[in-house]
RNA sequence: GCCCCUGUAGUAUAGUGGAUAGUACGUGAGGUUGCGGACUUCAUGACCCGAGUUCAAUUCUCGGCAGGGGCG
Numbered sequence: 001g002c003c004c005c006u007g008u009a010g011u012a013u014a015g016u017g018g019a020u021a022g023u024a025c026g027u028g029a030g031g032u033u034g035c036g037g038a039c040u041u042c043a044u045g046a047c048c049c050g051a052g053u054u055c056a057a058u059u060c061u062c063g064g065c066a067g068g069g070g071c072g
Stems, first nucleotide, its partner, number of pairs: 001071007010025004018055001026044006048064005
């Protein structure tokens, strides 16, 4: 330098045009306990950035940025 893949809560991930953006761990509060742990209830918090297509974009297209891989 060229090509490919990935980017979603603090972390790991699902979703692939119309869902209230889901799940687990975590964190906070309550229950339980002599105190913890475990268990349990509730809460918490996210679509990498910009543009385009569309009635509608996390999803499709283009560019950028970041990470990973391959070739030279």
This is a predicted structure of a 72-nucleotide RNA (transfer RNA) from a Candidatus Woesearchaeota archaeon. Its Rfam family is "tRNA". The family's RNA type in Rfam is transfer RNA. The organism belongs to Candidatus Woesearchaeota, within Archaea.